SAM riboswitch aptamer (S box leader) from an uncultured Actinomycetes bacterium, 98 nucleotides, folded computationally. Rfam family: SAM riboswitch aptamer (S box leader). About the family: The SAM riboswitch is found upstream of a number of genes which code for proteins involved in methionine or cysteine biosynthesis in Gram-positive bacteria. It was read from a public genome assembly, where an Rfam model found it. The coordinates come from a structure-prediction model, not an experiment, and the mean pLDDT is 81.
RNA sequence: GAUUCAUCCAGAGGAUCUGAGGGACCUGGCCCUGUGACGAUCCGCCAACCGACCGGCUCCUCGGAGCGGCACGGUGGCACUGCCAGGUGCGAUGAGAG
Numbered sequence: 001g002a003u004u005c006a007u008c009c010a011g012a013g014g015a016u017c018u019g020a021g022g023g024a025c026c027u028g029g030c031c032c033u034g035u036g037a038c039g040a041u042c043c044g045c046c047a048a049c050c051g052a053c054c055g056g057c058u059c060c061u062c063g064g065a066g067c068g069g070c071a072c073g074g075u076g077g078c079a080c081u082g083c084c085a086g087g088u089g090c091g092a093u094g095a096g097a098g
Stems, first nucleotide, its partner, number of pairs: 003096006013043005021032003024088006044078003048075004053069002056067004082090001
């Protein structure tokens, strides 16, 4: 880089640096932003996916499966539903196969 599957209305912010844009792109709206956005770093937090662990319930072909907890490991996330509507060879994240 191409590909398969799943998810995208739950949840969770402070400090420092920087300095003008940002919320995927187009159109139309709405909103955040010099009371410092976006981004980066540190710390904290969340618990979506995979693994580990815990314990109860349910199911079971007795192998296990589902639900729940935990935050230990691998990722991810922490304004607004991917901000909304329409559109798109759209995007993001996880897990897998090659």